[in-house]
RNA sequence: AUGACAGCAAGGGGAGAGACCACAUAAGUGGCGCCGAAGGAGCAAGCAAUUCAAAUUGUGAAUCUCUCAGGCAAAAGUACUCUUGUUUGACG
Numbered sequence: 001a002u003g004a005c006a007g008c009a010a011g012g013g014g015a016g017a018g019a020c021c022a023c024a025u026a027a028g029u030g031g032c033g034c035c036g037a038a039g040g041a042g043c044a045a046g047c048a049a050u051u052c053a054a055a056u057u058g059u060g061a062a063u064c065u066c067u068c069a070g071g072c073a074a075a076a077g078u079a080c081u082c083u084u085g086u087u088u089g090a091c092g
Stems, first nucleotide, its partner, number of pairs: 006087008018032001020031004033072003039068001040066003046059004
């Protein structure tokens, strides 16, 4: 000195679903109906172990599934993505 992968910060983009009913309008509580892209949980193929073999066990992803949490006017937030800066340092 190039700056992969990964992390952090700032800014931009960023969906879905009742402004439902009752108390007393948002917030709050209860009831019913919904959403999945904060988070969380579950699983395939494959791999490994064991076994003569079968079986068993472990590991194993998500935008898939569940809906615990969260959300269902606006606002805020959101996985993901782009730009900039920064940390590290694979490769050269």